[in-house]
RNA sequence: GACAGAAAAAGGCAAACCUGUAGCGAUGCAGGGGCGCAAAGCCUAUGGGUCUGUCGUAGAGUUACGGCAGAUAGCCGGGUUGCCUGU
Numbered sequence: 001g002a003c004a005g006a007a008a009a010a011g012g013c014a015a016a017c018c019u020g021u022a023g024c025g026a027u028g029c030a031g032g033g034g035c036g037c038a039a040a041g042c043c044u045a046u047g048g049g050u051c052u053g054u055c056g057u058a059g060a061g062u063u064a065c066g067g068c069a070g071a072u073a074g075c076c077g078g079g080u081u082g083c084c085u086g087u
Stems, first nucleotide, its partner, number of pairs: 002087004012037002017032006035074001041080004047076002049072010
């Protein structure tokens, strides 16, 4: 340096839920909490998916499709950096 792994060691992050707060909402932020994660570090939402609001079309109806705006990176993917061990 490359590849593989997370058994060990040192650590890291923090799901659901609760409280407060912002938002029409998805959801975000802070505190608690700990399900899990070998990148659940960082970047990417013009790679794909999913979700929300609104408008339109079709429909008897709970729905589907499309436009616009927004959310999600712990949904998958891509880029990039990194601890330990083994080869």
Source information
Predicted 3D model of an 87-nucleotide RNA (c-di-GMP-I riboswitch aptamer) from a Fimbriimonadales bacterium. Its Rfam family is "c-di-GMP-I riboswitch aptamer". Rfam describes the family as follows. GEMM was predicted in a large-scale screen for bacterial structured RNA regulatory elements. Gene Ontology term of the family: cyclic-di-GMP binding. Taxonomically the source falls in Fimbriimonadales (Bacteria, Bacillati, Armatimonadota, Fimbriimonadia). Its mean pLDDT, the model's own confidence on a scale to 100, is 88. It was read from a public genome assembly, where an Rfam model found it.